Predicted 3D model of an 80-nucleotide RNA (c-di-GMP-I-GGC riboswitch aptamer) from a Geobacteraceae bacterium. Taxonomically the source falls in Geobacteraceae (Bacteria, Pseudomonadati, Thermodesulfobacteriota, Desulfuromonadia). The coordinates come from a structure-prediction model, not an experiment, and the mean pLDDT is 88.

[in-house]
RNA sequence: UCCGAUAAGAGCAAACCCGGGGUAACCCGGGGACGCAGAGCCACGGGUCCGCAACGGAGCGGACAGCCGGGUCGCCGAAG
Numbered sequence: 001u002c003c004g005a006u007a008a009g010a011g012c013a014a015a016c017c018c019g020g021g022g023u024a025a026c027c028c029g030g031g032g033a034c035g036c037a038g039a040g041c042c043a044c045g046g047g048u049c050c051g052c053a054a055c056g057g058a059g060c061g062g063a064c065a066g067c068c069g070g071g072u073c074g075c076c077g078a079a080g
Base pairs, nucleotide, nucleotide: 002080003077004076011036012035016031017030018029019028020027021026034066040072041071042070044069045068046067047064048063049062050061051060052059
């Protein structure tokens, strides 16, 4: 370095519920844990979703990093 334990310490938090924001996707706070070795961060490529427009042809704006890839920073250390 690859790799990732029936390891240790720490961390995050799906569904659902409550409060708030947003036309919506969805987001924020609290509760809650299905899970996660990057479930930290970045919409860069693909993808999905929402709004508007278009529907002969395709566009514009947005959401998701817990869909995949990539970039970036990073905790721990058994076996191999």